Description: The RNA shown here (c-di-GMP-I riboswitch aptamer) has 82 nucleotides and comes from a Sulfurimonadaceae bacterium. Its mean pLDDT, the model's own confidence on a scale to 100, is 81. NCBI's taxonomy places the organism under Bacteria, Pseudomonadati, Campylobacterota, Epsilonproteobacteria, Sulfurimonadaceae. The sequence was found by an Rfam model in a public genome assembly.

RNA sequence: UCUGUUGAUUGCCAAACUUACUGUGAAGUAAGGACGGAAAGCCAUGGGUCUCAAGUAUUGUUGAGAUCGCCAGGUUGCUAAU
Numbered sequence: 001u002c003u004g005u006u007g008a009u010u011g012c013c014a015a016a017c018u019u020a021c022u023g024u025g026a027a028g029u030a031a032g033g034a035c036g037g038a039a040a041g042c043c044a045u046g047g048g049u050c051u052c053a054a055g056u057a058u059u060g061u062u063g064a065g066a067u068c069g070c071c072a073g074g075u076u077g078c079u080a081a082u
Stems, first nucleotide, its partner, number of pairs: 004082003012037002017032006035069001041075003045072003048067007
């Protein structure tokens, strides 16, 4: 320095839910709040799921979006032991 395992110490993030705002919507942002997380940091690249519009080929399609705490992938990190 790299990789794996573990998560001891100091810490970090923040589900559901509530309130306010934005959006046609999925949902997002902020505050509160902790279900959980060793990347629950970032990226919409491939799938999955969801929303909107068009269309009817009448089982399915196309486009534009959302979701990274759905899975995979890419990428960047902290601490100690082994």
Rfam family: c-di-GMP-I riboswitch aptamer. From the family's description: GEMM was predicted in a large-scale screen for bacterial structured RNA regulatory elements.